[in-house]
Context: one part of a larger RNA
RNA sequence: GGAUGAACGCUGGCGGCAUGCUUAACACAUGCAAGUCGAACGAAUGCAUCUUUUGAUGUAGAAGUGGCGAACGGGUGAGUAACGCGUAAGAAUCUACCCUUUGGUUAAGAAUAAUUUUCGGAAACGAAAGCUAAACCUUAAUAAAGUAAAUUAUUUACUAAACAAAGGACGAGCUUGCGUCUGAUUAGCUUGUUGGUAAGGUAAUGGCUUACCAAGGCAAUUAUCAGUAGCUGGUCUGAGAGGACGACCAGCCACACUGGGACUGAGACACGGCCCAGACCUCUACGGAGGGCAGCAGUGAGGAAUUUUCCGCAAUGGGCGAAAGCCUGACGGAGCAAUGCCGCGUGGAGGAUGACAGCUCUUGGGUUGUAAACUUCUUUUCUCAAAAAAGAAAAAAAUGACGGUAUUUGAGGAAUAAGCAUCGGCUAACCCCGUGCCAGCAGCCGCGGUAAGACGGGGGAUGCGAGCGUUAUCC
Numbered sequence: 001g002g003a004u005g006a007a008c009g010c011u012g013g014c015g016g017c018a019u020g021c022u023u024a025a026c027a028c029a030u031g032c033a034a035g036u037c038g039a040a041c042g043a044a045u046g047c048a049u050c051u052u053u054u055g056a057u058g059u060a061g062a063a064g065u066g067g068c069g070a071a072c073g074g075g076u077g078a079g080u081a082a083c084g085c086g087u088a089a090g091a092a093u094c095u096a097c098c099c100u101u102u103g104g105u106u107a108a109g110a111a112u113a114a115u116u117u118u119c120g121g122a123a124a125c126g127a128a129a130g131c132u133a134a135a136c137c138u139u140a141a142u143a144a145a146g147u148a149a150a151u152u153a154u155u156u157a158c159u160a161a162a163c164a165a166a167g168g169a170c171g172a173g174c175u176u177g178c179g180u181c182u183g184a185u186u187a188g189c190u191u192g193u194u195g196g197u198a199a200g201g202u203a204a205u206g207g208c209u210u211a212c213c214a215a216g217g218c219a220a221u222u223a224u225c226a227g228u229a230g231c232u233g234g235u236c237u238g239a240g241a242g243g244a245c246g247a248c249c250a251g252c253c254a255c256a257c258u259g260g261g262a263c264u265g266a267g268a269c270a271c272g273g274c275c276c277a278g279a280c281c282u283c284u285a286c287g288g289a290g291g292g293c294a295g296c297a298g299u300g301a302g303g304a305a306u307u308u309u310c311c312g313c314a315a316u317g318g319g320c321g322a323a324a325g326c327c328u329g330a331c332g333g334a335g336c337a338a339u340g341c342c343g344c345g346u347g348g349a350g351g352a353u354g355a356c357a358g359c360u361c362u363u364g365g366g367u368u369g370u371a372a373a374c375u376u377c378u379u380u381u382c383u384c385a386a387a388a389a390a391g392a393a394a395a396a397a398a399u400g401a402c403g404g405u406a407u408u409u410g411a412g413g414a415a416u417a418a419g420c421a422u423c424g425g426c427u428a429a430c431c432c433c434g435u436g437c438c439a440g441c442a443g444c445c446g447c448g449g450u451a452a453g454a455c456g457g458g459g460g461a462u463g464c465g466a467g468c469g470u471u472a473u474c475c
Stems, first nucleotide, its partner, number of pairs: 001475004006471005013344006019337002021302001026300003030297003035068003040065002045060006075255003084180007093172002098168006106140004115130006152160002181227003188218003193215008230252004234245004257278005280291004308334001310333003316330001317328004347377004357368004382412006391402001419464005424445003430459005440447002
C1' cells in the first nucleotide's frame, strides 16, 4: 500500500447493487416451512326433493383405504487426513418419473380400514365382535432357456391413465493411478490382519462375512500414533513465482439433541419417519404420555459483534393432479444496519472599505478571506400535487407481492444536508497561551525538569470526505 462476513470511537443527506451469529453442532416459547389426487375406492354426516315411519333420488362431503411425493428443495460444518475431495481412467452394477421400440391386456378368489355395537384409559391411544370397496392383497394360465405381467375413469367414439420386455436419458453405487496440513521430544504397526479355496451375502466386485489352508501385509519414498482441518471451483495479495484464506455464489461430502438399529421404498439406514438406550424439557388423575429450529422469522444465553415473530405465490423452479387447481419461509420482494462497493449532493457566478469579530503582532501590519454580507442564477436533491410502467408468457381472455414503486411533468424555495484525523522526523501541514520529568503523548526514533512547532486549549494549516480514525487478521 492492498484486503475484510469485521468490531470500537466521533460524525452522518440520498440512491443503486451486494452482504449480515466468524462466538455456544448452546437451550428453545409461538406461528408457519410437504403435500396432493373424487378421472383408484367405499363412505359417516349435513342439506334439498319425493315418498309418507321404513325408504329412494340429488347435492355437499369429515375422517379413512389406495397411489405418487415426502431421499428434492432449505440449513449447518460437529465429525472426517479419508478414494472424503480434485483430476484421469475402469468394470462386476442398479435406476421411480421421462423418451423410443415391441408385446399382449385372460380367469378366479380372500381380506381389511372407514363404519356399527360393546368395552378400557386422565390423556396419548387402544381392545373385542360384525359389515364393506378398490389401481390394496392372493392364486392359476400366457414369449426359444430362465425370470416375470397387466384394469380403471368417461364414452357412440376420440381421449387419458395402467402392465411386461429391450434400449436410451437422467441419477446413483463400486474399483484404481496421481495430488491433498503439522509433529520423530510418535519407529515400529497389523490377526480378518495379507493372500488362496469354498460357501454365504449384495443391485454389483471384494475378508464384506464365515469355515479351512498358507504366513503374510505396511513402514525413514515416514507406516503407526498425536494434533489440526470439511474438500474444490475460487477469494485476497503479489510484477511473477509464491503466500494466506475457503463468508456470499456453484459442485461434491458429512451431519440433523447424543449413541445404536433396521423398516418402507426405484432411491434413506431418512432434519420437520419408526424402534431402543441416554441426557434434558413439558403434561399427568402417578398408571403413563409427549418433544427435538445446524428450515424461515423470533427468544434466552455466550460474545467486541451480526436483521423483521413482514408481503406474495405475480415471476422462476418444485410436488401432486387429465385439468381446474392446491401446497411451496425454495424463490420473488419489502423492512433493519454507512457492513461494503459504486454514483450523486450539501449550491453556481459576481462580490474589497480586503467590513465586523477572532488569532497574531516588531503597532506599520499580517491572517482567517471572495470567505461572509450583498446582487443575481439554478433546482441535482428536498416538499407538495398530477400522470404512470416494463417485469405477463403458446390463439384469445384473466392474472403484479413489489407498488401508486421506478420513471415523467408541474409548483415552491438556497431551500433539507460536513465531518473526522493529523500538523517534531519518517509524513503533507505552525504559531500563541497553559503546564513545568507534573499532567500527559507515543507505530519507531523519542517528547515533557519555565521561552515545549511532540503534553492540554485556541487560532491557522494539511489530508481524506458521508465518512474519518483506531484495533484485529492476511499478503

A computed fold for a 475-nucleotide part of an RNA from Boodleopsis sp. H.0758, annotated as small-subunit ribosomal RNA, 5' domain. NCBI's taxonomy places the organism under Eukaryota, Viridiplantae, Halimedaceae, Rhipileae, Boodleopsis. Its Rfam family is "Bacterial small subunit ribosomal RNA". The full RNA is in RNAcentral, with records from ENA and SILVA.